[in-house]
Molecule: c-di-GMP-I riboswitch aptamer
Organism: Actinomycetes bacterium
RNA sequence: CCGACGAAAGGGCAAACCCACCGUGAGGUGGGGACGCAAAGUCACGGGGCUCCAUGAGCUAGCCGGACCGCCGAA
Repeated sequence: CCGACGAAAGGGCAAACCCACCGUGAGGUGGGGACGCAAAGUCACGGGGCUCCAUGAGCUAGCCGGACCGCCGAA
């Protein structure tokens, strides 16, 4: 110096549920709220699950894998 690991510090995100709105729906957006998360940041590329105006289109990244980006840096 680089990489791995994951203490500490500064912080970050935000499940269920409630309200409002959008959507046929899965679900999404905003506010409240915290179950949790070291990538719970981004991407629908592969698999899984879910939806429908169904044989195609869509949702889910906080299901798994992958890609890209990223704060700190003890043992």